[in-house]
The RNA shown here (SAM riboswitch aptamer (S box leader)) has 115 nucleotides and comes from a Cyclobacteriaceae bacterium.
The source organism's lineage runs through Bacteria, Bacteroidota, Cytophagia, Cytophagales and Cyclobacteriaceae.
The prediction has a mean pLDDT of 81.
C1' cells in the first nucleotide's frame, strides 16, 4: 500500500518548543492565524472500536490497545427528489440559470478484521 464491515450533526484543552502559514485532495466559499496558526511533547479530559476483570447474561463500572479533544468530516464539487425567485416564450411544456431543504455516492478519517 490493498479488501470488508461498522461509525462520522454528541462530547472533550492547558503547559514547554517551534515560528508562518493552516483547516486531506484539484477549483469555489468560508473560517483559524505574531493577543501565536500548524507541527512535536508532556499532563488533563473525552469517548467506547477491540480486549480485560466483575456477572447467569446484559448494563454500568474496570484493565490494556488504538482513536479523538474549532467549525457537521467546516460547507459545496458528481447524480436524483422537492420548493422558491429569474429569464425566455404569443401561450404552456421541456431543457438551462439561481437561491434552498432532503437522499444517495465519490474521496476521506477511525476501529475491528483479512490477504
Nucleotide at each position: 500500500c490493498g479488501c470488508u464491515u461498522a461509525u462520522c450533526c454528541a462530547g472533550a484543552a492547558a503547559g514547554a518548543c517551534u515560528g508562518a502559514g493552516g483547516g486531506a485532495c484539484c477549483g469555489g466559499g468560508c473560517c483559524c492565524g505574531a493577543u501565536g496558526a500548524u507541527g512535536u511533547c508532556u499532563u488533563a479530559g473525552c469517548a467506547a472500536c477491540c480486549u480485560u476483570g466483575c456477572c447467569a447474561a446484559c448494563a454500568a463500572c474496570u484493565u490494556g490497545g488504538u482513536g479523538c479533544u474549532a467549525a457537521u468530516u467546516c460547507c459545496c464539487u458528481u447524480c436524483c427528489u422537492g420548493a422558491u425567485c429569474a429569464a425566455u416564450u404569443u401561450c404552456a411544456a421541456u431543457c438551462g440559470g439561481a437561491u434552498u431543504a432532503g437522499g444517495a455516492g465519490a474521496a476521506g478519517a477511525u476501529a475491528a478484521g483479512c490477504a